[in-house]
Context: one part of a larger RNA
Molecule: small-subunit ribosomal RNA, central domain
Organism: metagenome
RNA sequence: CUGGGCGUAAAGAGCUCGUAGGCGGGAGCGUAAGUCUGGAAGGAAAUCUCAAGGCUCAACUUUGGGGCUUUUUCAGAUACUGCGUUUCUUGAGGGUAUCAGAGGAUAGUAGAAUUCCCGGUGUAGCGGUGAAAUGCGUAGAUAUCGGGAGGAAUACCAGUGGCGAAGGCGACUGUCUGGGAUAUUCCUGACGCUGAGGAGCGAAAGCGUGGGGAGCAAACGGGAUUAGAUACCCCGGUAGUCCACGCCGUAAACGAUGGAUACUAGGUGUAGGAGGUAUCGACCCCUUCUGUGCCGUCGUUAACACAUUAAGUAUCCCGCCUGGGGAGUACGGUCGCAAGGCUGAAACUC
Numbered sequence: 001c002u003g004g005g006c007g008u009a010a011a012g013a014g015c016u017c018g019u020a021g022g023c024g025g026g027a028g029c030g031u032a033a034g035u036c037u038g039g040a041a042g043g044a045a046a047u048c049u050c051a052a053g054g055c056u057c058a059a060c061u062u063u064g065g066g067g068c069u070u071u072u073u074c075a076g077a078u079a080c081u082g083c084g085u086u087u088c089u090u091g092a093g094g095g096u097a098u099c100a101g102a103g104g105a106u107a108g109u110a111g112a113a114u115u116c117c118c119g120g121u122g123u124a125g126c127g128g129u130g131a132a133a134u135g136c137g138u139a140g141a142u143a144u145c146g147g148g149a150g151g152a153a154u155a156c157c158a159g160u161g162g163c164g165a166a167g168g169c170g171a172c173u174g175u176c177u178g179g180g181a182u183a184u185u186c187c188u189g190a191c192g193c194u195g196a197g198g199a200g201c202g203a204a205a206g207c208g209u210g211g212g213g214a215g216c217a218a219a220c221g222g223g224a225u226u227a228g229a230u231a232c233c234c235c236g237g238u239a240g241u242c243c244a245c246g247c248c249g250u251a252a253a254c255g256a257u258g259g260a261u262a263c264u265a266g267g268u269g270u271a272g273g274a275g276g277u278a279u280c281g282a283c284c285c286c287u288u289c290u291g292u293g294c295c296g297u298c299g300u301u302a303a304c305a306c307a308u309u310a311a312g313u314a315u316c317c318c319g320c321c322u323g324g325g326g327a328g329u330a331c332g333g334u335c336g337c338a339a340g341g342c343u344g345a346a347a348c349u350c
Stems, first nucleotide, its partner, number of pairs: 003322004007304002012318001014201004021194003025088007033081002035077007048066007091191001092188003095184005103177007110154001115149007125136002162169002206247006215241002220236004258317006266295011299306002323350003332343004
């Protein structure tokens, strides 16, 4: 070491692509490396074991037998694995036809609303709260009508609805572009799965340079509340929020559930397709594929619960855990402009 685990007890990397590696569909033939059988050699002594003996017994020890699997070689076996070759189509990929979608990038356009500016009407309040006050207003506010500017976000539709690997994506139109589903079974013929390192993507906040700035709003100022009030409430308000380019690389990045494949009762919604029955036709009804929910049998589970979208039954590959605190800290390395990230202990203590 051969162990047990990872939804909630410690533990699934935020996600994807992919190198090495590991693992890998059906059939035939060959080979005989792994594997198996037999023979030979080797396998020091001690240790181990069996039998007998010697110290009064035992431990100990002596003699003999056995054993000491892993190595080498020869001959053979060929089910499985490997290797070579031929072949197949169900895995995978492609073609053709059809379909749905807030999937991505970019350019443009629209309407509602907030704020501000100009003008008209109009007069003493408005606003805000539990109640107030700060604040705004006779230099004419709030209200209302007309005109203009600018930025940001897209009501209704809207739905445990859709799309995307995840983060995420919601007005409309154009352009470019990724993925998916169904039908056909036309083509290739195992081309597959996973994936240490590696590479790319990655909310919000934050950082750099340059723009932009309506609303909102950390910090900050003021008014209240209170014993105090560095808060909750109110009036203001700057970074930021928006755009371009470049960094950062983290989240309760959650289904707290890695990916792939196969199998294992049903019922009921919903989204997208296909087929069928019936019909003048549409709806309805039935079957089927893909996605997304709820309920539930077997089974699983410490329980909660999960239950064909498994946490069931199995196989393959990766990641991770091994008592609490110290500590995601110190030190070192590495990345970053910085903030900090990644990797990641020990003493001590319970």